The RNA shown here (TPP riboswitch aptamer (THI element)) has 113 nucleotides and comes from a Chloroflexota bacterium. The organism belongs to Chloroflexota, within Bacteria.
[in-house]
């Protein structure tokens, strides 16, 4: 000092589906798949069948070596009680990057004393 490989900082991206009961004011309780199925906060907005919506954060994943994540896609085949549940589409098409400089401290080599 290279190269692999794994990490770490700091920034930055993303999703939260689907099935049963029970409850009726903005929810509970189980089950399935996943890493993760909206955990806090504050706004809005609504009042009888709403059970939403925005922002901030948390907590997972992913971060160009990019299937985290979106599109296509009310897509295909297969299963399910039902769901990207599995698997094809997929070498498809888009998706979020950087790691400087000074210093101090150690370790090596070198100059003079």
């Nucleotide at each position: 000092a290279a190269u692999a490989u794994g990490u770490g900082c700091u920034g930055g991206g993303g999703g939260g589906g689907c099935c049963g009961g029970a409850a009726g004011a903005g929810u509970c309780c189980g089950g399935c798949u996943g890493a993760g199925a909206g955990g806090u906060u504050g706004g809005c907005c609504c009042a009888u069948a709403a059970u939403g919506c925005c922002a901030a954060u948390g907590a997972c994943c992913c971060u160009u070596u990019g299937a985290a994540c979106c599109u296509g896609a009310c897509c295909u085949g297969g299963g399910u009680u039902a769901u990207a549940c599995c698997a094809g589409c997929g070498u498809a098409g888009g998706g979020a990057a950087g790691c400087u400089a000074a210093g101090a401290g150690g370790c090596a080599u070198g100059a003079g004393g």

The prediction has a mean pLDDT of 75.